[in-house]
Predicted 3D model of a 75-nucleotide RNA (transfer RNA) from Halobacteriovorax marinus. It matches the Rfam family "tRNA". Rfam links the family to the GO term triplet codon-amino acid adaptor activity. The organism belongs to Halobacteriovorax, within Bacteria.
RNA sequence: UGGGAUGUGGCGCAGCGGUAGCGCAGAAGACUGUUAAUCUUUUGGUCGUCGGUUCGAACCCGACCAUCCCAGCCA
Numbered sequence: 001u002g003g004g005a006u007g008u009g010g011c012g013c014a015g016c017g018g019u020a021g022c023g024c025a026g027a028a029g030a031c032u033g034u035u036a037a038u039c040u041u042u043u044g045g046u047c048g049u050c051g052g053u054u055c056g057a058a059c060c061c062g063a064c065c066a067u068c069c070c071a072g073c074c075a
Base pairs, nucleotide, nucleotide: 001071002070003069004068005067006066007065010024011023012022013021018055026042027041028040029039030038048064049063050062051061052060
């Protein structure tokens, strides 16, 4: 320098252009003599950043940023 992959709640991951979800974790409650387990409810993300397309974008397009992989160049 070129190519590719990934980027979504605290963590691990889903998500076909049409209201952003699941598990774990956190909070409250039920149960229990208490804890644990179990059950119920619930908080938390404007989707890496900035633009564009569209009636509508996490999703399509462009640029950039971060991490990883491959190739190349210099040494």